[in-house]
Molecule: transfer RNA
Organism: Methylacidiphilales bacterium
């Protein structure tokens, strides 16, 4: 140089066109003398960036960034 693949909450990661969820971990509240463990509630996301199809895009096309296997 070429070619594929991955980028979604602080961390792992689900969602394959119609209003982004889980666990974990963070805060409050019960609960204990306290803590920790359990139990309920919250809070935190411009889906990597910019374009474009789309009535509508985390999904699809292109390009840009970052990482990562191959190949040469």
């Nucleotide at each position: 140089g070429c070619a594929c693949c991955c980028u979604u909450a602080g961390c792992u990661u689900a969602g394959u066109g119609g209003u982004a969820g889980a666990g974990c971990g963070c805060u409050c509240g019960c609960u204990u003398c306290a803590c920790a463990c359990g139990c309920g509630a919250g809070a935190g996301g411009u889906c990597a960036g910019u374009g474009g199809u789309u009535c509508g895009a985390a999904c699809c096309c292109a390009c840009u960034a970052g990482g990562g296997u191959g190949c040469a």